[in-house]
Context: one part of a larger RNA
Molecule: large-subunit ribosomal RNA, domain VI
Organism: metagenome
RNA sequence: CGUAGGAUACCUGAGAUGGUACUUCUUUAGUACGAGAGGAUUUUGAAGUACGAGCCGCUGGUGAUCCAGUUGUCCUGCCAAGGGCACCGCUGGGUAGCUAUGCUCGGAAAGGAUAAACGCUGAAAGCAUCUAAGUGUGAAGCCCUCAUCAAGACUAGGUAUCCAUGCCCUCACGGGCGAGAGACCCCUGGUAGACUACCAGGUUGAUAGGCGGGAGGUGUGAGCACAGUAAUGUGUUGAGCUGACCCGUACUAACGGUCGAUCA
Numbered sequence: 001c002g003u004a005g006g007a008u009a010c011c012u013g014a015g016a017u018g019g020u021a022c023u024u025c026u027u028u029a030g031u032a033c034g035a036g037a038g039g040a041u042u043u044u045g046a047a048g049u050a051c052g053a054g055c056c057g058c059u060g061g062u063g064a065u066c067c068a069g070u071u072g073u074c075c076u077g078c079c080a081a082g083g084g085c086a087c088c089g090c091u092g093g094g095u096a097g098c099u100a101u102g103c104u105c106g107g108a109a110a111g112g113a114u115a116a117a118c119g120c121u122g123a124a125a126g127c128a129u130c131u132a133a134g135u136g137u138g139a140a141g142c143c144c145u146c147a148u149c150a151a152g153a154c155u156a157g158g159u160a161u162c163c164a165u166g167c168c169c170u171c172a173c174g175g176g177c178g179a180g181a182g183a184c185c186c187c188u189g190g191u192a193g194a195c196u197a198c199c200a201g202g203u204u205g206a207u208a209g210g211c212g213g214g215a216g217g218u219g220u221g222a223g224c225a226c227a228g229u230a231a232u233g234u235g236u237u238g239a240g241c242u243g244a245c246c247c248g249u250a251c252u253a254a255c256g257g258u259c260g261a262u263c264a
Stems, first nucleotide, its partner, number of pairs: 001152001005163007015149004021049005033038001051106005059100004066093005071086006111143002117137004166177004182259004186202005207253003210249005216242003223236005
């Protein structure tokens, strides 16, 4: 820009892409077959491999500063308590998120037309013949079924709902004003993300931060008291601290603007 008014939401599916994998054990059965050796078609149940999709409750990983311990040194006048630097100084753990080696699920079933093949009826050719007319069965293959995208599918689709057709000037074309569904800029952000887009919100508000409570993590803070010559221990104390998680709470910031439709 188009899809002959402007919008919002939900669909249809022309078409496109992907997938539709394999093994072992068991039952049928040591049966059919075979002199024996050997050894099925088919059917039943179970397990697994690789691949793919999703997820983080479990098992783990990471988690650059969440917690603790600790070495050297400098600083906060000193003690104590802390801070800086040393690969995050080193070490032990670890929330959210992201993850696999972890968990769940998938390739199932059904239908249609067929290939090879096997048939029915059946002449040419009084017989015979699956074929010439007619007709059936039949594969991991084909078309569907399953998943995803999809109306720029220019044959531009459908359904539902919302909005406008008011005033003034003009002979008319047209111009101006008002109203207006809805949308956008902008702003707060993340279940989204390179940008954009998408999604949640913008005071009629829990969108982010802060604050309150909780979960989870770490592991018993400082101070004081007591015991001990002291290091240290015990009590107060599962204490203190705590990034992303959950619930709540307008304290802070979401201010302020713009566009926008009837021709025939």